The RNA shown here (TPP riboswitch aptamer (THI element)) has 103 nucleotides and comes from Pedococcus cremeus.
Of the family's consensus pairs, 100% are formed in the model.

RNA sequence: GUGUAACGACAGGGGAGCGCGCGAGCGCUGAGAGUGCGGUCCGCCGCAGACCCUCGAACCUGCUCCGGUUAGCACCGGCGAAGGGAGUCGGGAAAUCUCGAGC
Repeated sequence: GUGUAACGACAGGGGAGCGCGCGAGCGCUGAGAGUGCGGUCCGCCGCAGACCCUCGAACCUGCUCCGGUUAGCACCGGCGAAGGGAGUCGGGAAAUCUCGAGC
């Protein structure tokens, strides 16, 4: 010199599952499993909030997927560096690389 991570500002993206129960509700996992207001054809929807994420894992599709596992979801492995998916500015460590100087 390059310019990455942390961090900051503003902007943007996203989901809300599973089991029991007539229901109220209870339990499980999770960062989050619906807190407030409004609407509603009572299924949900909109706005705000909380939370997560902004590029190899937020989230969606394949997927009513395959193997293990669980009460089930979740979880672990695969698919999978798959196909999609929301960013700019500031900030600048370590390492690597390049250039220069000195010994």